[in-house]
Molecule: transfer RNA
Organism: Clostridia bacterium
RNA sequence: GAAUAGGUAGCUCAACGGUGGAGCACCCGGCUGUUAACCAGUAGGUUAAAGGUUCGAGUCCUUUCCUAUUCG
Numbered sequence: 001g002a003a004u005a006g007g008u009a010g011c012u013c014a015a016c017g018g019u020g021g022a023g024c025a026c027c028c029g030g031c032u033g034u035u036a037a038c039c040a041g042u043a044g045g046u047u048a049a050a051g052g053u054u055c056g057a058g059u060c061c062u063u064u065c066c067u068a069u070u071c072g
Base pairs, nucleotide, nucleotide: 001071002070003069004068005067006066007065010024011023012022013021018055027041029039030038048064049063050062051061052060
């Protein structure tokens, strides 16, 4: 330098173009001599950035940034 894959909650990952969720973690509560375990609940999102298409974009298109792999 080129190609490919990826970027979504603190972490690991979902989400037919039509209300962005789950598990774990954090926090609160229950359970009890206490902790752990267990049970229940709340909160947490500029979907990497900027444009475009569309009635509607995390999703499709373009450019840029970052990460990984391969080739040179």